[in-house]
Molecule: FMN riboswitch aptamer (RFN element)
Organism: Desulfovibrio psychrotolerans
RNA sequence: GCUUAUUCUCAGGGCAGGGUGCAAUUCCCUACCGGCGGUGAUUCCGGCAUGUUCCGGAAAGCCCGCGAGCGUUCCGUCUCCGGCGAUGGUCAAAGGAGACGGAAGUCAGCAGAUCUGGUGCGAUUCCAGAGCCGACGGUAUAGUCCGGAUGAAAGAGGAUAAGA
Repeated sequence: GCUUAUUCUCAGGGCAGGGUGCAAUUCCCUACCGGCGGUGAUUCCGGCAUGUUCCGGAAAGCCCGCGAGCGUUCCGUCUCCGGCGAUGGUCAAAGGAGACGGAAGUCAGCAGAUCUGGUGCGAUUCCAGAGCCGACGGUAUAGUCCGGAUGAAAGAGGAUAAGA
């Protein structure tokens, strides 16, 4: 260093200025932001063994995937509809709808968005330019405010034990 198990820690940024309006960080002009893994000829940083082609690291919002969120399916509780059936009577089956809680974790589904030019053998990743995108609930219509969330999590790092 590897595998397995247990465990701990960490794990998201952004409305500055102006306009309209009773009211907008929500509309309009303009501003600002970019989770995690992979890839990455070139570029950047570091190393010494100095390689045309070595070793290590960084490097894509829109290339390939993932996460959260919405949805979906299943289970439970409650409420409503329903009215099989039954009674002296409050009762009440199948089926359906909604709310809340739990589970699954992509399952039917949403899950966004890039081109042009340059260099080069090679780039949707570099350089230049011009574009585009961003869950749900609340509220004057929200990527940026408030809320679920002191949550969850892709994953990153450490500790301990065992093994080959």